This is a predicted structure of a 469-nucleotide part of an RNA (small-subunit ribosomal RNA, 5' domain) from an uncultured Alphaproteobacteria bacterium. The RNAcentral record of the full RNA draws on ENA, Greengenes and SILVA. Its Rfam family is "Bacterial small subunit ribosomal RNA". Rfam links the family to the GO terms structural constituent of ribosome and ribosome. Its mean pLDDT, the model's own confidence on a scale to 100, is 88.

Context: one part of a larger RNA
RNA sequence: ACGAACGCUGGCGGCAUGCCUAACACAUGCAAGUCGAACGAGACUUCGGUCUAGUGGCGGACGGGUGAGUAACGCGUAGGAACCUGCCAAGCAGUGGGGAAUAACAGCUGGAAACGGCUGCUAAUACCGCAUACGCCCUUCGGGGGAAAGAUUUAUCGCUGUUUGAGGGUCCUGCGUUCGAUUAGCUAGUUGGUGAGGUAACGGCCCACCAAGGCUACGAUCGAUAGCUGGUCUGAGAGGAUGAUCAGCCACACUGGGACUGAGACACGGCCCAGACUCCUACGGGAGGCAGCAGUGGGGAAUAUUGGACAAUGGGGGAAACCCUGAUCCAGCAAUGCCGCGUGCGUGAAGAAGGCCUUAGGGUUGUAAAGCGCUUUCACCUGUGAUGAUGAUGACAGUAACAGGAGAAGAAGCCCCGGCUAACUCCGUGCCAGCAGCCGCGGUAAUACGGAGGGGGCUAGCGUUGUUC
Numbered sequence: 001a002c003g004a005a006c007g008c009u010g011g012c013g014g015c016a017u018g019c020c021u022a023a024c025a026c027a028u029g030c031a032a033g034u035c036g037a038a039c040g041a042g043a044c045u046u047c048g049g050u051c052u053a054g055u056g057g058c059g060g061a062c063g064g065g066u067g068a069g070u071a072a073c074g075c076g077u078a079g080g081a082a083c084c085u086g087c088c089a090a091g092c093a094g095u096g097g098g099g100a101a102u103a104a105c106a107g108c109u110g111g112a113a114a115c116g117g118c119u120g121c122u123a124a125u126a127c128c129g130c131a132u133a134c135g136c137c138c139u140u141c142g143g144g145g146g147a148a149a150g151a152u153u154u155a156u157c158g159c160u161g162u163u164u165g166a167g168g169g170u171c172c173u174g175c176g177u178u179c180g181a182u183u184a185g186c187u188a189g190u191u192g193g194u195g196a197g198g199u200a201a202c203g204g205c206c207c208a209c210c211a212a213g214g215c216u217a218c219g220a221u222c223g224a225u226a227g228c229u230g231g232u233c234u235g236a237g238a239g240g241a242u243g244a245u246c247a248g249c250c251a252c253a254c255u256g257g258g259a260c261u262g263a264g265a266c267a268c269g270g271c272c273c274a275g276a277c278u279c280c281u282a283c284g285g286g287a288g289g290c291a292g293c294a295g296u297g298g299g300g301a302a303u304a305u306u307g308g309a310c311a312a313u314g315g316g317g318g319a320a321a322c323c324c325u326g327a328u329c330c331a332g333c334a335a336u337g338c339c340g341c342g343u344g345c346g347u348g349a350a351g352a353a354g355g356c357c358u359u360a361g362g363g364u365u366g367u368a369a370a371g372c373g374c375u376u377u378c379a380c381c382u383g384u385g386a387u388g389a390u391g392a393u394g395a396c397a398g399u400a401a402c403a404g405g406a407g408a409a410g411a412a413g414c415c416c417c418g419g420c421u422a423a424c425u426c427c428g429u430g431c432c433a434g435c436a437g438c439c440g441c442g443g444u445a446a447u448a449c450g451g452a453g454g455g456g457g458c459u460a461g462c463g464u465u466g467u468u469c
Base pairs, nucleotide, nucleotide: 001467002466004465005464006463007462008461011341012340013339014338015337016336017334018333019299024297025296026295028294029293030292033058034057035056038055039054041052042051043050044049065252066251067250074177075176076175077174078173079172080171081170083169084168085167088165089164090163091162092161093160094159095158096130098128099127105120106119107118108117109116110115136145137144138143150157151156152155178224179223180222185215186214187213190212191211192210193209194208195207197205227249228248229247230246231242232241233240234239254275255274256273257272258271277288278287279286280285305331307330308329309328313327314325315324316323317322344374345373346372347371354365355364356363357362378410380405381404382403383402384401388396413458414457415456416455417454418439419438420437424453425452426451427450428449434441435440
């Protein structure tokens, strides 16, 4: 010093922090929706509209969690280029004319369910041609290729192409980044070249052919351990240890693999396959993934509520109203930590009683108590009552704060007293019972064990244990 735990004790407040172990398994609820001003339809209607599943759009790649893996261009730092970029900002140009489907719906029908099948109808900002092309792409420089969508309303929001920016991302390189030599050799896509493929893009990234290279005692390979950093703790510093909370980056999402969609994923609450596990089943077949927030079992010395609100900040959708948001803001629990405050102040000697010691005179506890006088912080009761939102809107919260009221009233413990190390006597015990961090105490006068009186230290804490400097 601590994300601590254990023992004894425990009044209040503020601010923080709270599964370090089983990346063990999870009941239940919630955690990502939104748009009717893209579209057809259905239901209701006070004819103003409202609600709903579906098609469609945007968002579910953010936010939140965890640290298993990773010794690596993963991270840190300094650079680089062959690249991508939805939404946002700025500039330029455009938004013409057509077509074919399909869900919903209706009918029939399969299945226990999950979920389907067939026929028929229909719309769009869904899909597909045609036209046009400043700039754009390809080019053998002749040429060739490629776009759009409308909606409400009368002004906006959109849509398409392209240039630039901002922010974001991908890739490459120098340097730095734990231990082991009781690991000394490793490597065939391996190292390089040519060509082709692939990618947003460079590249053995992949493939064919060719060459035989490449790394290594300045530690390759192998094994062990580990997310990295800003920081944190300690220290005069150098250094050592560490990487909880907060912030940046990375990786993962039951285990392993894979792609689809998309500007962006190889996607925690998406899909497919395989595996383990759990559940449903009419045995044919299906469903699931808390390392989101709570919560449960288990493990453990050990770590909280199945709370409130979108009021603020921020995010998604929407023209907006608004909706969603276990992000967040709050509340609850815990002396887990830090900080602050209180448990009274003054007076009071017959130095009371009692306790303890005693040389029996006394000493000490001790102004301590009682008594007398005073105060009311905090807590309690009553009332007023915010800032946070400078218009409306406040979960917190009738909270904080303020005013008034009552009464010393409701509020002290823990460890130690042989030396180190501040603090001493009596009784009990008798190498017993026990103490102990080290030295060591205890065998009949124990300041070292146990109790008591007294004393010392710290104080809502005090000790012990563990770990680091």